RNA sequence: CCUUCCGAGGAGCGUUGCAGCGCCGCCAGGCGUGAGGCUCGGACCACACAUCGCAACCACGCUCAACCGCU
Numbered sequence: 001c002c003u004u005c006c007g008a009g010g011a012g013c014g015u016u017g018c019a020g021c022g023c024c025g026c027c028a029g030g031c032g033u034g035a036g037g038c039u040c041g042g043a044c045c046a047c048a049c050a051u052c053g054c055a056a057c058c059a060c061g062c063u064c065a066a067c068c069g070c071u
Base pairs, nucleotide, nucleotide: 004043005042006041007040008039009038010064011063012062013061014060015059018037020033021032022031023030024029036057
């Protein structure tokens, strides 16, 4: 550095379909699946452990949660 794995980014339903994936095909392509693919943190072992703070984002529609305001 790359890959892989784990955790987090509140939850659910429906729709579309790019990438990716699977299958078919000489090729071109076809069929199916498909909206965490992105960001952050971590991934040999051991020790210590105080304080403060805590993301940004995620096609379209709907529902809920949390929070704020009004009645």
This is a predicted structure of a 71-nucleotide RNA (SAH (S-adenosyl-L-homocysteine) riboswitch aptamer) from Variovorax sp. PBS-H4. It matches the Rfam family "SAH (S-adenosyl-L-homocysteine) riboswitch aptamer". On this family, see Wang et al., Mol Cell 2008: "Riboswitches that sense S-adenosylhomocysteine and activate genes involved in coenzyme recycling". The coordinates come from a structure-prediction model, not an experiment, and the mean pLDDT is 77.